[in-house]
């Protein structure tokens, strides 16, 4: 700092997702040390147990025990003394309000800043002044007595005090009056003065004197100053979300007076006024304790508030005081309530959000440690004694920082893994070994530092009369460590220590098995459906490392809410216009103030933390020191440009007069003619009307049609114009009345008066509502009539509301320039409409020239592009609105408006990863333009009907093997299924195999021959016979081999599967003209341009223009063949001439003329002329030629499509099969047969059939062959076998033609199925199941329904012939041959393809595209809904606990008065009542949640159902609104948009 994901590719808008840094964290694999933090975030849920607050005998009365010693003793005790004035408890003071803990309430009674107290308090500390005098009663401890289970008390004695009373003095204290004097900041403050009232503990110690009074130190005490610190209390600005909370408030605001507090206040209560808060957001509602700080971030900002420090709040829930400097009190007290415990059932106990701990709920968060040694506190003179604060140690990788796990050499590149292409390669210097080291662990030992003190002792100073004491901040010694083990020493000795993710892109790192849309991944985009770098394993490898990953949550990246720092023509957004209120903002001069606003200045911004140095731990974490920083707030002093205020002026912004203009501008009322409909009356006589065609409808009862007439209602042709006019909505015959804006002039007036515009009020098409009129045309809805599968629509015929008027509403629209007002400024050129001036002596007209105004077209700019461009979407300024992924939704819900439809406001759950915008290439339109082609058309035979033949489908069957599927499978593979072929079925056999190669082992039997048995055959038993190549050897024999055989191992075999893993080869669009590339140009880019225009061609052929210039695969050329000549050559071909010879024949010699044969040439190039055409290509016509414009055919198929065929030709990954999915044989089957098609054959006859006669091909073929002649059968064919390895023999008879003749329109002398019957040929073998002949039979068919197929000349028709498979044939099929030998083409409207150019696209698997919508099922969230349920805040009444207050107190009281008592009095209290009052109850409501039959609609879902609404003119152009109507999408009405194809015409721009 980005990348990923929308598309075939772009550029842009947009959301989503990733890469980073965090975190009290949890979860999952794994774990060696150490240091330093930090660790219940959830249920502020109960909570066993112990411990967290006491302490002081120097304030106070008391006052044990155990044990020891001792005495007595009745032997059961009992005194004394010591323990001990010890332990205890009590009165008392001081502390308990601090220190620890939580965040449940609080959104202001907090908090933080920065002020105020002239309205206050303050115990402990500390300076300071004075001052401490005389009395008094009584209580608890205790002691008896008694009550209760306990808890806890009653009663009676008696007894102290720094405990509690009365009295006196007393100031500079306090309160009140009175004058004074000085100062402030409105009540007010300071000082001094004079009258009236209010305090007090000779308490303790030490020493010395001494009989005592006293004297000295220390400590308290009591009244008053002042400080320090701590508090309460006020004000300012700041502190979270909602408007789908807009009103809120009666102690409310003020006030006056009194009460209350430490003090101000409605804090409270009488009484008076009627105030106070709120859009700068009152009030409710939800949520949240706040702040230094803390993550993030470039920073602004976001976003938190745990540790650690400040503040507040709490302390089981609610309420209350009371003591006390201070609490309305975390381990105080009283009530009520909930819980839990104890109980003798009468009554009591409790409060872990202190610290351990425990249960519970959760993902989840530690020991019931040690210590007061160290800082702190509490008390105490003090030793000290409490302190769960705190030091510390434990657990937990939960974070941060250090450290290990070893170093150094070591290549046979070691074995093993893995991968391979079999060659290696990689794990890998890595290991093994060799050499070392000692962090750190294990074990001994022994220590620094955390310690400074208090006290104690001694020395020195001080105080004092004093060398006692007793103070000491001086000096010295001595004393104190819970816990931790550094450094250092010696010893062992690589030893005990490496792991998690990840490896398709993003994102660094890749192979191979497994698996098979399964298992499964997955942060996004996605992988997976047999060869997965995406899933699993494994092996390498990449990255971090005692940790890695996921998960969750914050920021970031995201300029994605934008203050830095974004936007709204068409992507999400400009309100439907416009008045105008608060606000914002605002012309020129001059003074003047000094609000912002700039400067300095002082305070404050606590500490810690961030940053910088520099220090301490070996370093780092951490931890100290100092500094800077804390962008803030507030004081003061200054400055005056700019802003604000405020004085005075100005005129150019803004508005007025004057004179002039155009205008469908509004309102009201009158007038008019066309047309139309209806009516009436005449003519007049069958049809009219309507449409693609038609019906429905009217019409002989006279329609349509025509003339006159008369009535009605709505609309105003032509002029009519991208012309006017209006803020928009809208505004069109004429006249009138009444009225708003606007331009021009002139430059006369007022002086900024302006400008936007939140809330707000008007206006606001059409539809629709409500009254009442109206109603001619039109017309939703209805009706009926056609289309149609169906048509609830388009089409027709009708028609009713409404379309008109008045008078209310409604408040919407593609209310669009899809573009919010307002100023300013930034090149032009042309055209329109309204002014004004000038030129000209005037006019008209031209020209100029200067406002407004409507338009096109363009520059520069901006824009994602398209486009916009002085009417900006350009630059600037101002203020309004409004957006922030798509869907869910402009929907619910709640307010609000409105009769109603409904409107305005306006979520969320869910869901998806896109949704769109602009252009680009394509492809596609029932879009257009141009052009082609047996595409049509025009003609000629045909399929379609029979019959049979042949594939094919379905069927059937044990099998009817596979495989081709529209065109481009169906006479196709198959140029030949009876066995074989054959893959299928059934049966029988076989297992190294029927085939290939190698190894091993055996015998020596081998191969070949042959016998037998058993079998359908294969094969299986068994027997006989019986060559060997080499070497030794005379030979018997032995040894070896190669082939074979047999056994075993590697392996063979597979027409098994995958044509969607492929190679090759093939079909197809098409022998269509197209497909490309290089440079260069143009565009952000994809891409464009060349390749496009204008001709022309069969052709992207060629020519001309040209930001293009070129070039390559295609096209043509070039090759075969087939048309003419020439030339060479001359057998098996020819045969004019010349000779020979035959009934006859190139039958002989000969010839090379000719035909023919095969080589070479030769020739067609628009070359010539005309003509047209741009001095082009070209076309056209013409001569000449055998042949003319590519002469005819052929071969030759460009980038690509279609996952097209073919694994069964063949090759070949993978899979899968191995006593079988291999091999072998027999037999069946591929030939089946209600039917359906596809291609063909014959044929239906007289252009013909049958008979007889008779001419004339050209290309093939032939030795496992063709076969001549001759003969034998009606014939197929059969004997024999000349002759031929072929221009020599043979298949070979060509047929259609032609002569003659015979039949005479019928199922025929036409067809020729089918079925009998007798024969022939191949073949081991015609039964399923060849073919071929005679003889007999003699079906269907009489020209073919809708629809279809060829074919433009030597074709089409027709007519033989020949081959290839082959033993033979189902061949009518394929491939060739050559005979005869036509027709028609005006032309491209039209059906089918196709090529180019332009449009439109919502397509890009590319129309077989894509896509709505009901409906049906499946799941999943919401919403509505009788009703049930629960909370939350308030309200009215009722109940009133414990308390304050207040009042009363017949009953009770020691201190004080009077009184000799006895009584009384003051004053006090129980005790009653009163205000309030928690808690509780009760009533109507409000919100808010949770259930809820049933119901509604989203949203998703793999192939459901019915339609085809949308994109193309999407087949009726789409959409908006708004109303009816329908199974659905939708349909129709109305008015409106253009974000609608095409055509034509008009504008308008360029030249």
């Nucleotide at each position: 700092a980005g990348g990923g994901u929308u598309u075939g590719a772009u550029c842009c808008u947009g959301g989503c997702u990733c890469a980073g840094a965090g975190u009290g964290a949890a979860c999952g694999c794994u774990g060696g040390c150490g240091g330093c933090g930090u660790g219940g975030u959830u249920u502020a849920g109960g909570c066993a147990u112990g411990c967290a607050a006491g302490u002081c005998g120097a304030g106070c009365g008391c006052g044990a025990a155990a044990g020891a010693g001792u005495c007595c003793u009745u032997c059961g005790g009992g005194g004394c003394u010591c323990g001990a004035g010890u332990a205890g408890a009590g009165c008392g003071g001081c502390g308990a309000a601090a220190g620890g803990g939580u965040g449940a309430g609080u959104a202001a009674u907090g908090u933080a800043u920065a002020g105020g107290c002239a309205a206050c308090g303050u115990a402990c500390c500390c300076c300071u002044g004075g001052g401490a005098c005389c009395g008094g009663a009584a209580u608890a401890g205790c002691u008896g007595c008694u009550g209760g289970a306990a808890a806890c008390g009653g009663c009676a004695g008696g007894u102290a005090a720094u405990a509690c009373c009365g009295g006196a003095u007393g100031g500079u204290c306090a309160a009140g009056c009175g004058a004074g004097a000085g100062g402030g900041c409105a009540u007010c403050c300071u000082c001094g003065c004079g009258c009236u009232u209010g305090u007090a503990u000779a308490c303790g110690g030490u020493a010395g004197g001494g009989c005592a009074a006293c004297c000295u130190u220390c400590u308290g005490c009591c009244c008053g100053g002042g400080g320090a610190g701590c508090g309460g209390c006020c004000u300012a600005u700041g502190c979270c979300c909602u408007a789908u909370u807009a009103g809120c408030u009666u102690g409310u605001u003020g006030g006056u007076g009194a009460g209350g507090u430490a003090a101000u206040g409605g804090c409270u209560c009488a009484c008076c006024a009627a105030g106070g808060c709120g859009a700068c957001a009152a009030u409710g509602g939800g949520u949240a304790g706040c702040c230094g700080g803390a993550c993030u971030g470039a920073g602004a900002g976001g976003u938190u508030g745990g540790c650690c420090g400040g503040u507040c709040a709490c302390a089981c829930u609610g309420g209350g005081a009371c003591u006390g400097a201070g609490a309305c009190a975390c381990u105080g007290c009283c009530c009520a309530g909930a819980c839990u415990c104890c109980u003798a059932c009468g009554g009591g106990a409790g409060g872990c959000u202190g610290c351990a701990g425990u249960c519970g709920a959760g993902a989840a968060u530690c020991u019931u440690c040690c210590g007061c040694a160290a800082u702190g506190g509490a008390c105490g003179c003090a030793a000290g004694u409490c302190u769960g604060a705190c030091g510390g140690g434990g657990c937990g990788a939960c974070g941060c920082c250090g450290c290990g796990u070893g170093u150094g050499g070591g290549a046979u590149g070691a074995a093993g893994g893995c991968c391979c292409u079999c060659g290696g390669g990689u794990u890998g210097u890595a290991a093994a070994c060799c050499a070392c080291u000692g962090u750190g662990g294990g074990g001994a030992a022994u220590u620094a530092g955390g310690a400074a003190u208090c006290c104690c002792u001694c020395g020195g100073g001080g105080u004092u009369a004093a060398u006692a004491g007793c103070c000491u901040u001086c000096g010295a010694g001595a004393u104190u460590g819970a816990c931790c083990a550094g450094c250092g020493c010696g010893u062992u000795g690589a030893g005990g220590a490496a792991g998690c993710a990840c490896a398709g892109g993003c994102u660094a790192a890749c192979u191979c098995c497994g698996u098979g849309c399964c298992a499964g991944c997955a942060g996004c985009c996605g992988c997976g459906g047999u060869a997965a770098u995406a899933c699993g394993g494994a092996g390498u490898g990449u990255g971090c490392a005692a940790g890695c990953g996921u998960u969750a949550c914050u920021c970031g990246g995201a300029a994605u809410c934008a203050c830095u720092g974004g936007g709204c023509a068409u992507a999400a957004a400009g309100a439907g216009c416009a008045c105008g209120u608060a606000g914002g903002c605002g012309g020129g001069a001059a003074g003047a103030u000094g609000u912002g606003u700039c400067g300095g200045u002082g305070g404050u911004g606590a500490a810690a933390g961030c940053c910088c140095c520099c220090a301490g731990c070996u370093c780092a974490a951490c931890u100290g020191g100092g500094g800077a920083a804390c962008u803030g707030c507030c004081u003061c002093c200054g400055a005056a440009a700019c802003u604000g205020u405020u004085u005075u002026u100005c005129u150019u912004g803004a508005g007025g007069c004057c004179g002039a203009g155009a205008g469908g501008g509004g309102u009201g009322a009158g007038u008019g003619g066309a047309a139309c409909u209806u009516c009436u009356g005449g003519u007049g006589g069958a049809g009219c009307g309507g449409u693609g065609a038609a019906a429905u409808g009217c019409g002989u009862a006279g329609a349509u049609a025509u003339c006159a007439g008369a009535a009605g209602g709505a609309a105003c042709a032509c002029c009519g114009g991208u012309g006017g006019c209006g803020a928009a909505a809208g505004c069109g015959a004429c006249u009138c009345u009444c009225u708003g804006g606007c331009u021009c002039g002139c430059u006369u007036c007022u002086g900024a008066c302006g400008c936007u515009g939140a809330g707000g009020u008007g206006c606001g098409a059409a539809a629709g509502c409500u009254u009442g009129g109206g109603u001619a045309g039109c017309a939703a809805a209805c009706a009926g009539g056609a289309u149609u599968a169906g048509a609830u629509a388009c089409c027709c015929u009708g028609g009713u509301a409404g379309u008109c008027c008045a008078a209310g509403c409604c408040g919407u629209a593609a209310a669009c320039g899809a573009u919010g007002a307002g100023c300013a400024c930034u090149a032009g050129g042309c055209a329109g409409g309204c002014g004004a001036g000038g030129u000209u002596c005037c006019g008209a007209u031209g020209c100029c020239u200067u406002g407004c105004u409507u338009g096109c077209u363009g520059c520069a700019g901006c824009u994602a592009a398209u486009g916009u461009a002085u009417u900006a979407a350009g630059u600037g300024c101002u203020c309004c609105g409004c957006c922030u992924g798509g869907g869910g939704a402009g929907u619910a819900c709640a307010g609000u408006c409105g009769c109603a439809a409904g409107g305005c406001c306006g979520a969320a759950a869910c869901u998806c990863a896109a949704a769109g915008g602009a252009a680009u290439u394509g492809a596609c339109g029932g879009g257009g333009g141009c052009u082609c082609a047996c595409a049509c058309a025009a003609g000629c035979g045909g399929u379609g009907g029979a019959g049979c033949a042949u594939g094919u489908g379905g069927u059937u069957u044990a099998a009817u093997u596979c495989g081709a599927a529209g065109c481009a499978a169906c006479g196709c593979g198959c140029a030949a299924a009876a066995c074989c072929u054959u893959a299928c079925c059934u049966g029988g056999g076989u297992u190294u195999g029927a085939c290939a190669u190698g190894c091993a082992c055996g015998g020596a039997u081998u191969a070949g021959c042959u016998c037998a048995u058993g079998g359908a055959a294969a094969c299986a038993u068994g027997g006989g016979u019986g060559a060997c190549g080499c070497c030794c050897g005379c030979a018997a024999g032995g040894g070896u081999g190669g082939a074979a055989c047999g056994u075993g191992c590697a392996c063979a075999g597979g027409u098994g599967c995958u044509g969607c893993a492929u190679g090759g080869c093939u079909g197809u669009c098409g022998u269509c003209a197209g497909c490309u590339c290089g440079u260069g140009u143009c565009g952000u880019g994809a891409g464009a341009u060349g390749u496009c225009g204008g001709g022309u061609u069969a052709a992207g052929u060629c020519c001309c223009u040209u930001a293009a210039c070129g070039a390559g695969c295609g096209a043509a050329a070039c090759c075969c063949u087939u048309g003419c000549c020439g030339u060479u050559a001359g057998u098996u071909g020819c045969c004019a001439g010349c000779g020979g010879g035959u009934c006859a024949u190139g039958c002989c010699g000969g010839g090379g003329a000719c035909u023919c044969u095969a080589g070479c040439g030769g020739g067609a190039c628009u070359g010539c002329c005309g003509u047209g055409g741009u001095u082009a290509a070209c076309a056209c016509g013409g001569a000449g030629g055998a042949a003319g414009g590519u002469g005819g055919g052929g071969a030759u198929g460009a980038c690509g499509u279609c996952a097209a065929g073919u694994c069964c030709u063949c090759a070949u990954g993978g899979c899968c099969u191995u006593u079988a999915u291999g091999c072998c044989c027999a037999g069946g089957g591929c030939u089946a047969c209600a039917c359906a098609c596809g291609u063909g054959c014959u044929a239906c006859a007289a252009u013909g059939g049958c008979c007889g006669g008779u001419a004339c091909a050209g290309a093939g073929c032939g030795c496992c062959g063709c076969a001549a002649a001759a003969c034998c059968g009606c014939a197929a064919g059969g004997u024999c076998g000349a002759g031929c390895u072929a221009a020599u023999c043979g298949c070979u008879a060509a047929a259609a033609g032609c002569c003659g003749g015979u039949c005479u329109c019928a199922g025929u002398a036409c067809g020729g199925a089918u079925u009998g019957u007798g024969g022939g040929c191949u073949g081991c073998a015609a039964u399923u199941c060849g073919c071929c002949c005679g003889c007999a039979u003699g079906a269907a068919g009489u020209u073919g329904g809708a629809a279809u197929c060829g074919c433009u000349a030597g074709u089409a028709a027709u007519c033989g012939c020949g081959c290839a498979u082959c033993a033979g044939c189902a061949u009518u099929g394929g491939c060739g041959c050559g005979g005869u030998g036509a027709a028609u083409a005006u032309g491209u409207u039209c059906c089918u393809g196709a090529g180019c150019c332009u449009u439109g696209u919502a397509c890009a698997c590319a129309c077989c595209g894509c896509c709505c919508g009901u409906c049906a099922a499946g799941c999943c969230a919401c919403g509505g809904a009788a009703g049930c349920c629960g909370g939350u805040a308030g309200u009215g009444c009722c109940c009133g606990a414990a308390g304050u207050c207040g009042u009363u107190g017949a009953c009770c009281c020691a201190a004080c008065c009077c009184g000799c008592a006895a009584g009384g009095g003051a004053g006090g209290g129980a005790g009653g009542c009163g205000c309030c009052g928690a808690c509780g109850g009760u009533a109507a409501g409000a919100c808010c949640g949770g259930u809820g039959a049933c119901u509604g609609g989203g949203a998703c879902u793999a192939a459901g159902u019915c339609g085809u609404a949308a994109c193309a003119a999407g087949g009726u152009a789409g959409c908006c609104g708004u109303a009816g109507g329908a199974g659905a999408a939708c349909c129709u009405g109305c008015g409106g948009c253009u974000g609608g194809a095409u055509c034509a015409c008009c504008u308008c721009c360029u030249u």
Predicted 3D model of a 1551-nucleotide RNA (small-subunit ribosomal RNA) from an uncultured prokaryote. It matches the Rfam family "Bacterial small subunit ribosomal RNA". Gene Ontology terms of the family: ribosome and structural constituent of ribosome. The sequence is in RNAcentral, with records from ENA.